[in-house]
Context: one part of a larger RNA
């Protein structure tokens, strides 16, 4: 030195497990904010490092209503206390809420800094931003008058996961290159609202039969078109279905917003809920044997293995306040002004329709014009007739349809820690980055800490060796199982 068998170290994969995640279904909520939000800063416990509450009344104060034995959060220690004269704890409601933060007195490098005024007069409190709109009252140049000024009511400002309407508006990319053309009226940006939004009650289709607001789905149909007639974009009429609703503009009304009475359904925190023993194995019984019992409850979970009958619950049943929702009646207030003209239509430019200017109808409009008045106007896809058909230039409307930042409940041929959220452990944390930004690793002693008194060695270590616990310690905190890589050791054999 090499093979073998063995026995170990390292290591930490593989079984098992599951606090967390993802998916998607019911319901509910669908907002919070100058009565200062979200988001934070920096206090605050006896001892007090995080995180969790909370605010100088600071892990809390007050009402109420539940509950019924233990409590003073994670957290396990001490040491003080509280509590059946009902604590802790759990729903309601109410009181404090420094600072910064739309932040709003004025500044400012967020969480600091500096005023006016008014009450107090040392502390302390209160109040002072724009901007919109309604009133008063004042008031230039310039007599009126506006223009500013100023005072009071009232709103508004900011933030939020998607979902909706507007405006603005790309490019790679496709077109095998590339300019119309696509992508895409997308992504981004900016306005705005609601719990939905939008759209809505025919100046619509339709075709000589007739239908009858709008939104959604499913067909028609990848159909008719449309397109450097390329890539490619792509309807409607019909027909089924889902919801279904009509009003309103001068009368003893309608609509809206509000109160208040009065029914109907739902119902915070909660409460009541059946029934198993004996034995044997084993540390432990819920396993096995025997032999009962509930059941409107055999869904779940938990207990020293696998429990309907042990605990928690489940099935079913009860519950006030209070808040929704709806339906009658009442009662306030508010609000509505005659039927739509600088429109309809037409030139010029353009933009939207499935439709790229085309034979382009129709809608919208920047600009130029510019009717008719029910004897009329408007549509049927250039135009004209005939015919049918509606009634522009005014408003408002539930359902049905869309999404999930949030709450409850359930479900999974979805994931088991290199997986499933980026994050199961104090994660958008540690770290990087001047900044935007980017961004981890990290789970498992046992049933129960019973976490190893005590002796030995050793340095009053580390680490180990008895004892002891415990089923098990080769379970011992680097802790469940303990796979290979890689490192020893001991036996054979070979050289």
């Nucleotide at each position: 030195g090499g093979c073998a068998u063995u026995u170990g170290g390292u290591g930490g994969a593989u079984g098992c497990c599951u606090u967390g995640g993802c998916a998607c279904c019911g319901a509910g909520a669908g907002g919070c904010g100058a009565u200062g939000a979200a988001g934070g800063a920096c206090g605050u416990g006896g001892c007090a490092c995080g995180c969790u509450g909370c605010g100088a009344u600071a892990a809390g104060c007050c009402g109420u209503g539940g509950g019924g034995a233990g409590u003073u959060g994670u957290g396990a220690g001490c040491a003080a206390g509280c509590u059946u004269u009902g604590a802790u704890c759990c729903g309601c409601g109410g009181a404090u809420u420094u600072c910064c933060g739309a932040a709003u007195g004025g500044g400012g490098c967020a969480a600091c800094c500096c005023g006016g005024c008014c009450c107090a007069a040392u502390a302390g409190g209160g109040u002072c931003a724009u901007c919109g709109c309604a009133g008063g009252c004042u008031g230039a140049a310039u007599c009126g008058a506006u223009a500013g000024g100023u005072c009071u009511g009232c709103g508004a400002g900011g933030c939020g996961a998607a979902c909706c309407c507007g405006g603005c508006g790309a490019a790679c990319u496709g077109a095998a290159a590339c300019a119309u053309c696509u992508c895409a009226u997308u992504a981004g940006c900016c306005g705005g609202a609601g719990g939905a939004a939008a759209g809505g009650a025919c100046a619509u289709c339709a075709a000589c039969a007739g239908a009858g607001a709008c939104u959604c789905c499913c067909c028609u149909a990848g159909u008719a078109g449309u397109g450097g007639c390329g890539a490619g974009c792509g309807a409607a009429c019909g027909g089924g279905g889902a919801c279904c609703a009509g009003g309103c503009c001068a009368g003893u009304g309608g609509c809206c917003a509000u109160c208040g009475a009065u029914c109907u359904u739902u119902g915070a925190a909660c409460c009541g809920g059946a029934a198993g023993c004996g034995u044997c194995u084993g540390g432990a019984a819920a396993g096995g044997c025997g032999u009962g019992c509930c059941a409107g409850a055999g869904c779940g979970g938990g207990u020293g293995a696998c429990a309907g009958c042990c605990c928690c619950g489940u099935a079913c049943g009860g519950g006030u306040a209070g808040g929704a929702a709806g339906g009658u009646c009442g009662g306030u207030g508010g609000u509505c002004c005659u039927c739509g003209a600088g429109u309809a239509g037409g030139g010029c430019g353009g933009g939207g329709c499935a439709c790229g200017u085309g034979a382009a109808a129709c809608c919208c409009u920047g600009u130029c014009u510019g009717a008719a008045c029910g004897u009329g106007g408007g549509g049927g896809g250039a135009c004209c007739a005939c015919c049918c058909u509606c009634c522009a230039a005014g408003c408002c409307u539930a359902a049905g349809u869309a999404c999930u930042c949030c709450u409850c409940g359930g479900u999974g041929a979805c994931c088991g820690a290199u997986a499933g959220u980026g994050a199961a452990g104090c994660a958008g944390u540690a770290c990087c980055g001047u900044g935007a930004g980017g961004g981890a690793a990290a789970g498992g002693u046992g049933a129960a800490a019973a976490g190893c008194a005590c002796c030995c060695c050793g340095a009053u270590g580390a680490g180990g060796g008895g004892a002891g616990u415990g089923a098990a310690a080769g379970a011992g905190a680097c802790c469940c199982u303990g796979a290979a890589a890689c490192c020893g050791a001991a036996u054979g054999c070979c050289u």
Predicted 3D model of a 495-nucleotide part of an RNA (large-subunit ribosomal RNA, domain I) from an uncultured Ectothiorhodospiraceae bacterium. Its mean pLDDT, the model's own confidence on a scale to 100, is 84.